[in-house]
RNA sequence: GGAGUCGGCCAUGCGACGGCCCUUGAUCAUACGGGGGAGGAAAGUCCGGACUUCAUAGAGCAAGGCGCCCGGUGCAAACCGGGGAGGGGCGACCCUACGGAAAGUGCAACAGAAACAAACCGCCUCGGCUUGCCGCGGUAAGGGUGAAAUGGUGAGGUAAGAGCUCACCGGGGGUUCGGGUAACCGGCCUGCCGUGCAAACCCCGCCUGAAGCAAGGCCAAAUAGGGAGACGUUGACGCUGCUCGCCGAGUCUCCGGGUUGGCCGCGUAGAUAAAUCGUCGUACACGACAGAAUCCGGCUUACAGGCCGACUCCACUU
RNA sequence: GCUCCGGUCGUCUAGCGGUUAGGACAUCGCCCUUUCACGGCGAAGGUCGCGGGUUCGAAUCCCGUCCGGAGUACCA
Repeated sequence: GGAGUCGGCCAUGCGACGGCCCUUGAUCAUACGGGGGAGGAAAGUCCGGACUUCAUAGAGCAAGGCGCCCGGUGCAAACCGGGGAGGGGCGACCCUACGGAAAGUGCAACAGAAACAAACCGCCUCGGCUUGCCGCGGUAAGGGUGAAAUGGUGAGGUAAGAGCUCACCGGGGGUUCGGGUAACCGGCCUGCCGUGCAAACCCCGCCUGAAGCAAGGCCAAAUAGGGAGACGUUGACGCUGCUCGCCGAGUCUCCGGGUUGGCCGCGUAGAUAAAUCGUCGUACACGACAGAAUCCGGCUUACAGGCCGACUCCACUU
Repeated sequence: GCUCCGGUCGUCUAGCGGUUAGGACAUCGCCCUUUCACGGCGAAGGUCGCGGGUUCGAAUCCCGUCCGGAGUACCA
């Protein structure tokens, strides 16, 4: 000097003038003065919590979510920190929906002989004869098909072959040894050796009642407490999928009717159709994504440009 | 605001892991007819909204994202 990795921060600055919303001082009331007024994601609504209602009562199943280990938080999950395993990068470092396929079921199209058990070609022994074919058998080493073909390479062995035997490598298993809280790692023993899919059903472990501020509470106003249908003391409705239990007389839908208000919930921005802005000057790096609506935490997604810190690789100079 | 559903030729739709995504209407060409319509035969037309993942294989399963739609006040 170039290329890059990780973490954190900022999100045009300043001034003048004029507005908008909330609040407060003063005032009979205005005018007027003071104070405050979007974000790192306010977003998506993907998780969780608070809060509220549903019954004074629950239990089981179903359904759904999560899934390496340890710790933290608010039970778990999500999330955060650290670690393990696998994968990517020369590296700093990054990514992972990473329980179980040896519990069972299912799927693996087409091609191929065979996708649980298999001989199509080839190779080999034996038999036959018309002497280059046929038949019985053996063989998964070679060919061909396929995403995937019975662990891989080499040697021995054999009629030809084969974990049949041996060495090394890969995987599995082991009342085994050492390290580690654990996931796991390393050693030793054992020839035990076809796969893949659980973001297919499923199994194992853990967790979950449902609905959502248009929840819900209070006040006020108005109307026809009406009509039709369905279910219901053989138990409806109700904690909302099902069953049991409990409760005990109405419940639901449609038509018709009325209101279209206020306060609380509701926040040190803040509610009402909804404020948070405009113009000018000036500076530069010429300003991205984007606007609160019950609140809080997390995740994900979008984002011009800039700053700070730590680190890696390459080239050159001293 | 909250909750839920959907996206496949121009339009309406079928599909729910498997070979080249099927059909109807519409469009175009040919035949039929004096001509048009009807009818018959044939053709063209699909980034399965987009991106990523799982899988040998994705319209289909999963995640993210974009777009569209529906429901939802109170009283009696």
Predicted 3D model of RNase P RNA and transfer RNA as a complex of 394 nucleotides. It holds a member of the Rfam family "Bacterial RNase P class A". Model confidence (mean pLDDT): 78 of 100.